[in-house]
RNA sequence: UUUCGAUUAGGGCAAACACACCGAAAGGUGUGGACGCAAAACUAGAGGGGCUUACGUAGCGGUGAUUAGCUACAUGCCAGCCAGUUGCCGAU
Numbered sequence: 001u002u003u004c005g006a007u008u009a010g011g012g013c014a015a016a017c018a019c020a021c022c023g024a025a026a027g028g029u030g031u032g033g034a035c036g037c038a039a040a041a042c043u044a045g046a047g048g049g050g051c052u053u054a055c056g057u058a059g060c061g062g063u064g065a066u067u068a069g070c071u072a073c074a075u076g077c078c079a080g081c082c083a084g085u086u087g088c089c090g091a092u
Stems, first nucleotide, its partner, number of pairs: 003091003012037002017032006035080001041085003047082002049078003056073005
């Protein structure tokens, strides 16, 4: 340096769920809790993919005219979907 995760040491993270808070929502944060994880570390200011639609924009429909309604769109999110970057131990 390459590839791999059978074994070793020190360990690390923490799904669902519950409670509290933030948010329109998706989702996030904290505490408890462990389904799992060798990258479950970092990157969503520029790869793919997914989630959400309050405001706004466009369209539909409706009305005397609005409001309300429906559809699409991210500027909002997800790294525990793939990806990129870095990296512990052991084997090779």
c-di-GMP-I riboswitch aptamer from Ammoniphilus oxalaticus, 92 nucleotides, folded computationally. The sequence is in RNAcentral, with records from Rfam.